[in-house]
Molecule: transfer RNA
Organism: chicken gut metagenome
RNA sequence: GAUAGCUCAAUGGUAGAGCAUCCGGCUGUUAACCGGAGGGUUACAGGUUCGAGCCCUGUUC
Numbered sequence: 001g002a003u004a005g006c007u008c009a010a011u012g013g014u015a016g017a018g019c020a021u022c023c024g025g026c027u028g029u030u031a032a033c034c035g036g037a038g039g040g041u042u043a044c045a046g047g048u049u050c051g052a053g054c055c056c057u058g059u060u061c
Stems, first nucleotide, its partner, number of pairs: 001061002005019004013050001021037005043059005
């Protein structure tokens, strides 16, 4: 250090962005551009707390 398929965010209070995928708009067509949608057991097991991605302990890589 481990969070969406990939790269990464997230002050203890509704888990997000970019890229990718899908749908639509635009265009004579493709690409580009614009809009939208889907996609999450936050490595695993416990603890603290009204509430844990976040704090504590152990484990795995």